[in-house]
RNA sequence: UUCUUAUCAAGAGCGGCGGAGGGAAUAGGCCCUACGAUGCCCAGCAACCGUCAAAAGGUAAAACUUUUGAAAAGGUGCUACAUCCUACAGAUAGAAAUAUCUGAGAGAUGAGAA
Numbered sequence: 001u002u003c004u005u006a007u008c009a010a011g012a013g014c015g016g017c018g019g020a021g022g023g024a025a026u027a028g029g030c031c032c033u034a035c036g037a038u039g040c041c042c043a044g045c046a047a048c049c050g051u052c053a054a055a056a057g058g059u060a061a062a063a064c065u066u067u068u069g070a071a072a073a074g075g076u077g078c079u080a081c082a083u084c085c086u087a088c089a090g091a092u093a094g095a096a097a098u099a100u101c102u103g104a105g106a107g108a109u110g111a112g113a114a
Stems, first nucleotide, its partner, number of pairs: 001114008013042001015041003021032003026087004043079003048075002051070007083106001088103006
């Protein structure tokens, strides 16, 4: 980098450093930001992998699989706004603008594979 798969409306600081833009990309919108953002450190949140326990399946016994629960010292991740919202398709309402819902696409993160 590509593929597969799961999740994405919950949660997380009145700390330190720093000093200008930032919310992935393009467009439109809406916001955050010198009352100091983005970022880094610390701190915290969560529980994907891993760990532990129980039940069911499975086995000659194991391995293994699924579900539920626990803890958080391990590997990641995350800590404005729904992935900030919309862009494509369909349905419903509407005269229309538009709104709501569903799906796709794009993206983020984990796990597995090449």